Transfer RNA from Dactylellina haptotyla CBS 200.50, 73 nucleotides, folded computationally. It is recorded under the gene name tRNA-Tyr-GTA-1-1.

């Protein structure tokens, strides 16, 4: 120096013919219980790495930069 990949709540994810971001645990409030765990319910969190463009609309498409992992020279 080239090329393919990925980056999303607090963690681990889904979501590709562009249309209000899913699901699990974790947290926090109820209820059960003498207390506590389990179990149930119910609520909060995410400027989808970042900067630009297309677009009525972008997490998603195109450029371009950052950090990761793989490969080639």
């Nucleotide at each position: 120096c080239c090329c393919u990949c990925g980056a999303u709540g607090g963690u681990g994810u889904a979501g590709u013919u562009g249309g209000u971001a899913u699901c699990a645990c974790a947290a926090c409030a109820g209820g059960c219980u003498g207390u506590a765990a389990a179990c149930c319910u119910g609520c909060a969190g995410g400027u989808c790495a970042c900067c630009a463009g297309u677009u009525c609309g972008a997490a998603u498409c195109u450029g371009g930069u950052u950090c990761g992992a793989g490969g080639g020279a």

Rfam family: tRNA. It is annotated as a transfer RNA. Its family is annotated with triplet codon-amino acid adaptor activity in the Gene Ontology. Its mean pLDDT, the model's own confidence on a scale to 100, is 83.